The part of an RNA shown here (large-subunit ribosomal RNA, domain I) has 549 nucleotides and comes from a Chlamydiales bacterium. RNAcentral holds the full RNA, with entries from ENA. The source organism's lineage runs through Bacteria, Pseudomonadati, Chlamydiota, Chlamydiia and Chlamydiales. The prediction has a mean pLDDT of 84.
[in-house]
Context: one part of a larger RNA
């Protein structure tokens, strides 16, 4: 030196365990914010570096309720105190609420620096303090120019906006490539990412100028399906309906105008404008105007108070062995015997507990405040049709049509249909528009104002619940004081890191050593559980035996 066995070291896998994560369900909430948000700097403690929680009233005041014996947070100690006159906790509403931050009285390199008025301080001056003073847009009002009347500006006062969120979800404007097509140019990605802008708890849509097809349906929106059909496409790559069907939800209303009044303008003196108010609201036409004729309000709808109930923001009862033997450090195991159940969900406790603790099933309950339901109940508004004349009114730079784009599943195609630019330009109910070029018959609908729950989409949050999800290289980046140390000039990148033991009972005391470590003692069931703490694997590294060279 080697091989083989054991006996430490080292290292930290694998076992076993979870305060942390992911996922999804259902309720519920879906916004804060000039009354100063979100977010922060600096503060506040008897000691106090962090972290929570708080703001010069500063680990907290105050009122109302709940709750009961301890309490001064994590977080020990020490030292002072609180608390049955109810403390600490724990809900509800209040009070306080430094600076910065939209940040707003000017500035500014946030978390500072510097005024201007007014009041107070015995308050002239310096000084403190307290309010207060931004722009922008509208609303009323006072004033006011060149320039007479006015107007522009001014000034004062009210009301609003601003910024922050969840990289969601919704609506608009703008709007890419890479990629695909095996190459690229129409096409495709894709109207997607990304920018802007703008709302809400949903947002868009929406009560037919719609489909359909000679039968018919009857706002919208969301699901199934029709259907990868019909199309459309250098007919390549791809792109891709709709009507029907069958559900979910269900809901219908309002102007404008005719005409009629009231007020006022204006001026051509009988005519036009405005402004409210009444009328009206559709298509088998409907409306108005006139004649005429019938009805009528009640267990009818809605708004808004009001009470009352239910509900949600703290809680409260809540059953049954303190049962013998046993093993153990210890019992919930093991044998025995009993009891409860509307409760055997779950998790604690020194192994595995229906009866030991918090719980669970049931069941009870709010001074305050809160959302929405439902019932009472006052007030307030709203509510009808026929027949006949008549031909007054039923959305105009609109329809439509030339060009040239866009959207439509449809790439210009036979190309409607809808939208937009530009040039144009109607009819008026004896009308208009659609039925995929046109046309004709036919059938259907009524454009060119408007609002409008329900089914739909998503979840930062809060609150209960669930898992053939994970168990510290896994699950969040993040179980631990992690968006933290560390890098970067910066946008930006971004970790490692959980486990003594049931209880610290965390090792007084002696003994080597400077000390770090160790050996006795002592604790503990165990210390080879000793804090660098469970288990303690390989790798490596050493010692000891034996063989062997």
């Nucleotide at each position: 030196g080697g091989c083989u066995a054991c006996u430490g070291g080292u290292g930290g896998a694998u076992g076993c365990c979870u305060u942390g994560g992911c996922a999804u369900c259902a309720a519920c909430a879906g916004g804060c914010g000039a009354u100063g948000a979100a977010g922060g700097a600096c503060g506040c403690g008897u000691u106090u570096a962090c972290c929570u929680g708080c703001g010069a009233u500063a680990a907290g005041c105050u009122u109302c309720g709940g709750g009961u014996a301890g309490c001064u947070g994590g977080a020990a100690g020490a030292a002072a105190g609180c608390g049955a006159u109810g403390a600490u906790c724990c809900g509800a509403a209040g009070a306080u609420u430094u600076c910065c931050g939209a940040a707003u009285g000017g500035g500014g390199g946030a978390a500072c620096c510097c005024g201007g008025c007014a009041a107070u301080g015995u308050g002239a001056a310096c000084c403190a303090u307290u309010g207060u003073c931004a722009u922008u847009a509208u609303u009323a009002g006072c004033u006011g120019a060149a320039u007479a009347c006015a107007u522009a500006g001014g000034c004062u006062a009210g009301u609003a906006a601003a910024g922050c969120g969840a990289u969601a979800c919704c609506c608009g404007c703008u709007g890419a490539a890479c990629u695909g097509a095996a190459a690229c140019a129409u096409c495709u990605a894709a109207g997607u990412a990304a920018g802007c802008g703008g709302a809400g708890g949903a947002a868009a849509a929406g009560a037919a100028a719609u489909c359909a097809a000679c039968a018919g349906a009857g706002a919208u929106u969301c699901c199934u399906u029709a259907a990868g059909u019909a199309g459309c496409g250098g007919c390549g790559a791809g792109c891709g309906a709709a009507a029907g069907a069958g559900g979910a939800a269900g809901a219908g209303c309002c102007c404008a105008a005719a005409c009629c009044g009231u007020u006022g303008a204006g001026c051509u003196u009988g005519c036009u404008c405005a402004a409210c108010g009444g009328g009206g609201u559709u298509g088998u036409a409907g409306g108005a105007u006139c004649a005429g004729c019938u009805a009528u309000u009640g267990u009818a709808g809605u708004u808004u108070g009001a009470u009352c109930a239910a509900c949600c923001u703290a809680a409260c009862c809540g059953a049954a062995c303190a049962c013998c033997u046993u093993u153990g450090g210890a019992a919930a195991g093991a044998g025995g015997g009993a009891c409860a159940a509307u409760a055997c969900a779950a998790g604690g406790u020194g192994a595995u507990a229906g009866u030991c603790c918090u719980g669970u099933a049931g069941g009870u309950g709010a001074a305050a405040g809160g959302a929405u339901u439902g019932a009472u109940u006052a007030a307030g508004c709203u509510c009808a049709g026929c027949u006949g004349a008549c031909a007054c009114c039923u959305g105009a730079g609109u329809a439509g049509g030339g060009c040239c784009g866009g959207a439509c599943a449809c790439g210009u195609g036979a190309a409607a249909c809808c939208c937009g630019g530009u040039c144009u330009g109607a009819a008026u109910c004896u009308g208009g528009g659609g039925a995929g070029a046109c046309c004709a018959c036919u059938c259907u609908c009524c454009a060119a104002g408007g609002c409008u729950a329900a089914a739909u989409a998503c979840u930062a949050g809060u609150u209960g619940a669930u898992g053939a999800c994970c168990g510290a290289u896994a699950g969040u980046g993040a179980a631990c004081c992690a968006g933290u140390a560390c890098c970067g000039u910066g946008a930006g990148g971004g970790a490692a890191a959980g486990g003594u033991g049931a209880a610290a009972a965390g090792a007084a005391c002696c003994c080597c050593g400077g000390g770090a470590g160790g050996g006795g003692a002592g604790u503990g069931a165990a210390a080879u559980a000793g804090a660098a703490c469970c288990u303690g694997a390989a790798a490596c590294c050493a010692g000891u035996a034996g063989c062997u060279u």